[in-house]
Context: one part of a larger RNA
RNA sequence: UGACGGGGGCCCGCACAAGCGGUGGAGCAUGUGGUUUAAUUCGAUGCAACGCGAAGAACCUUACCAGCCCUUGACAUCUUCGGAACUUACUAGAGAUAGUUUGGUGCCUUCGGGAACCGAAUGACAGGUGCUGCAUGGCUGUCGUCAGCUCGUGUCGUGAGAUGUUGGGUUAAGUCCCGCAACGAGCGCAACCCUUGUCCUUAGUUGCCAGCAUUUAGUUGGGCACUCUAGGGAGACUGCCGGUGACAAACCGGAGGAAGGUGGGGAUGACGUCAAGUCAUCAUGGCCCUUAUGGGCUGGGCUACACACGUGCUACAAUGGUCAGUACAAAGGGUUGCCAACCCGCGAGGGGGAGCUAAUCCCAUAAAGCUGAUCGUAGUCCGGAUUGGAGUCUGCAACUCGACUCCAUGAAGUCGGAAUCGCUAGUAAUCGUAGGUCAGAACGCUACGGUGAAUACGUUCCCGGGCCUUGUACA
Numbered sequence: 001u002g003a004c005g006g007g008g009g010c011c012c013g014c015a016c017a018a019g020c021g022g023u024g025g026a027g028c029a030u031g032u033g034g035u036u037u038a039a040u041u042c043g044a045u046g047c048a049a050c051g052c053g054a055a056g057a058a059c060c061u062u063a064c065c066a067g068c069c070c071u072u073g074a075c076a077u078c079u080u081c082g083g084a085a086c087u088u089a090c091u092a093g094a095g096a097u098a099g100u101u102u103g104g105u106g107c108c109u110u111c112g113g114g115a116a117c118c119g120a121a122u123g124a125c126a127g128g129u130g131c132u133g134c135a136u137g138g139c140u141g142u143c144g145u146c147a148g149c150u151c152g153u154g155u156c157g158u159g160a161g162a163u164g165u166u167g168g169g170u171u172a173a174g175u176c177c178c179g180c181a182a183c184g185a186g187c188g189c190a191a192c193c194c195u196u197g198u199c200c201u202u203a204g205u206u207g208c209c210a211g212c213a214u215u216u217a218g219u220u221g222g223g224c225a226c227u228c229u230a231g232g233g234a235g236a237c238u239g240c241c242g243g244u245g246a247c248a249a250a251c252c253g254g255a256g257g258a259a260g261g262u263g264g265g266g267a268u269g270a271c272g273u274c275a276a277g278u279c280a281u282c283a284u285g286g287c288c289c290u291u292a293u294g295g296g297c298u299g300g301g302c303u304a305c306a307c308a309c310g311u312g313c314u315a316c317a318a319u320g321g322u323c324a325g326u327a328c329a330a331a332g333g334g335u336u337g338c339c340a341a342c343c344c345g346c347g348a349g350g351g352g353g354a355g356c357u358a359a360u361c362c363c364a365u366a367a368a369g370c371u372g373a374u375c376g377u378a379g380u381c382c383g384g385a386u387u388g389g390a391g392u393c394u395g396c397a398a399c400u401c402g403a404c405u406c407c408a409u410g411a412a413g414u415c416g417g418a419a420u421c422g423c424u425a426g427u428a429a430u431c432g433u434a435g436g437u438c439a440g441a442a443c444g445c446u447a448c449g450g451u452g453a454a455u456a457c458g459u460u461c462c463c464g465g466g467c468c469u470u471g472u473a474c475a
Base pairs, nucleotide, nucleotide: 001475002474003472004471005470007469008468009467010466011465012464013463015459016458019423020422021421022420023419026314027313028312029311030310031309032308033307034305035304042053043052064300065299066298067297068296069295070294073125077124078123079121080120081119082118083117086103089100090099091098092097107114108113127289128288130287131286132285136283137282138278139277140276141274143272148187149186150185151184152183153182154163155162156161167178168177169176193266194265195264196263198234199233200232201231202230203229204228207224208223209222212221213220237260240254241253242252243251244250316416320375321374322373323372324371325370326369332363333362334361337356338355342351343350344349382413387408388407389406390405391404392403393402429451430450431449432448433447434446435445
């Protein structure tokens, strides 16, 4: 100087408390451990691994296993030789591959040849998701959006170092003010950026419709007021008033205002810590393999199942289930695509073909809600697992191993022990919608809106953190 203390003081955070809803019990989905296996590829392992890499394993992916094959190789450059490239058909085979066969002889040319491509040969070499993240770059997590981390000069100290950065106030903040052997400065904080909330203005088509006509319908004429869209601007600064305070910084209350003291949300992550994670995104040192640890193919596996854990979904019901009627979004996606009307089918879906490169057309009925009816506390008109049968779709192909539909079946489950998690407002809870990945395949992920709470006395305690101080046989 740090680190640590079941030392002290001050302060903060959904840290506790006050509340609301969960997890832990059930079934299923998914990840992991373990076990099994020819293989169940590899990595991630307290917080900070476990719906994680994977924004999507039937083949492919795929790295694993078995079998069958190749050896200058699937890919790159160079050398030599031959042939244009390319293409039709047949045979063997699980295929990779091997054999035979048809058509074709092009482009540039100084007629030597050349360019692209294909085949053969030779070796230089290729190749490796092989090892080492404790050799590395890059990227990332975490403490933590915590308020800290430092430097120059000066001063003090023999020195390590100190001072500044401590102190009195204050703040979300090393934020600002005052004081001070310090005076300044840098990286952080804040602001600048995006979005949302109000108004003005510009522009009105594909958007909108107040008034005037018109209509089943903003449909048409017309209009651009309004809504909206997307460009530009205004607006909030403790600016104004009162009080408190040290005449400061600031705090409390008020006015005006759409918004008030950082308005809400996002992006943004200082010096560093964990030899944290990643050699399997990529790059890369070293080591290793080189007829194999490289390459191709078929099939299998990654989907196994006594069990244990994590994360979710669906429930256990009446604030509910079912049936009928009826209302209101936002944000997205679409030409290898989205697919309307209409017809068929109980349905998944099929036929059909209009429109749309989209404020125009389509996906696309939002659902919870509201109105009415029924069920009457029951393992039920709750719950839907499992299983049998019949189908639909995607795709060479749904056996291992897809999703969905219909009929039948109707399991556990009556609110969950110890323990434990999230959340302070348009939040929690609840309700649907869309997107990416994607041929097909979400209860996951990301985004969107609808309805919309309760509680916070307070900081004694638990956890984490910041500043000052104290003790130390620790570094």
Background: Small-subunit ribosomal RNA, 3' major domain from a metagenome, 475 nucleotides, folded computationally. RNAcentral holds the full RNA, with entries from SILVA. Its mean pLDDT, the model's own confidence on a scale to 100, is 84. Its Rfam family is "Bacterial small subunit ribosomal RNA".